[in-house]
RNA sequence: GCGGGGCGCGUCUAGGGUUCCGCCACCGCCGGGGUGGGUCUGGUCCGAGAGACGCAGGCGGUCCGCGCCGGAUGCGGAACCGUUCCACGGCGGGAGAAAAGCCCGGGAGGC
Numbered sequence: 001g002c003g004g005g006g007c008g009c010g011u012c013u014a015g016g017g018u019u020c021c022g023c024c025a026c027c028g029c030c031g032g033g034g035u036g037g038g039u040c041u042g043g044u045c046c047g048a049g050a051g052a053c054g055c056a057g058g059c060g061g062u063c064c065g066c067g068c069c070g071g072a073u074g075c076g077g078a079a080c081c082g083u084u085c086c087a088c089g090g091c092g093g094g095a096g097a098a099a100a101g102c103c104c105g106g107g108a109g110g111c
Base pairs, nucleotide, nucleotide: 008055009054010053011052012051015046016045020043021042022040023037024036025035026034027033057084058083059082060081061080062079063077064076065075066074086106088109092104093103094102
């Protein structure tokens, strides 16, 4: 310097805002309702590469089958065991109702 892989899915959490519900204020008021408030704890909702758990997948080992005089090698299959590391990070932009640790992004940059 080049190439490949490590970055999957689900549930949840940190966190997020305010479309809907609820709550609060005002108006109308028999009732249905209307306007505003997220500087309203909350429910629905969004939600982590560097958070949790689970599943799948990958890799390695053992085993079985096929092939073979034998062996090596190759191919296929299921079960079991092991392994799946590390990770500082903007500004700005994007989505949807809006925002965010979501997406751009394991980016730019830094060590």
A computed fold for a 111-nucleotide RNA from Amycolatopsis methanolica 239, annotated as Guanidine-I riboswitch aptamer.
Lineage of the source: Bacteria > Actinomycetes > Pseudonocardiales > Amycolatopsis > Amycolatopsis methanolica.